[in-house]
């Protein structure tokens, strides 16, 4: 250095729990307390590099704890750098971020969970797995409108 194997960690709508809610057991005796547990955000979308700031996009479910708190974070703004487009090169300028012009525009498209059913685990709260349906968007596609600059140099 390469190959194989094992282990660990991360892959971020993500993780955690001193509050709350709920369960079991004990005490007490009827609502309180102790212990041990359970729950505590469902997916879509999201990363050129760095720094600062910042309550970080979209809808689904839910008679409603998806409450409350902490941490993190691919969001947003500004600055610098890198890259793309604007006629070949360079510089400036403008708009953008690898599918690398703009839009309070128009049309169309995309999920999972909850719920229901079944199975499994648990004394239980509850958890896991399988099956069918249903969104919106700063996501995707198409259309429309608008924009597509300046200077120098080179080539035809």
């Nucleotide at each position: 250095a390469u190959a194989u194997g094992a282990u660990u960690a991360a892959u971020a709508g993500c993780g955690c729990c001193u509050g709350g809610a709920c369960a079991a057991u004990g005490u007490u005796u009827u609502u309180a307390u102790a212990u041990u547990g359970u729950u505590g955000a469902c997916g879509a979308g999201g990363a050129a590099g760095a720094a600062a700031c910042u309550u970080a996009u979209c809808g689904a479910a839910a008679u409603a704890u998806u409450c409350g708190g902490c941490g993190g974070a691919u969001g947003g703004u500004u600055u610098c750098u890198u890259g793309g487009u604007a006629u070949g090169u360079u510089a400036c300028u403008a708009c953008c971020a690898c599918a690398a012009g703009u839009a309070u525009u128009a049309u169309g498209g995309c999920a999972a969970a909850a719920c229901c059913u079944a199975a499994u685990a648990g004394u239980g709260a509850u958890a896991u797995u399988a099956g069918a349906a249903c969104a919106a968007a700063u996501c995707c596609a198409u259309a429309u409108a608008c924009a597509g600059g300046u200077a120098a140099c080179u080539u035809u």
The RNA shown here (glmS glucosamine-6-phosphate activated ribozyme aptamer) has 156 nucleotides. It was read from a public genome assembly, where an Rfam model found it. Its Rfam family is "glmS glucosamine-6-phosphate activated ribozyme aptamer". A reference for the family is Winkler et al. (2004), "Control of gene expression by a natural metabolite-responsive ribozyme", Nature.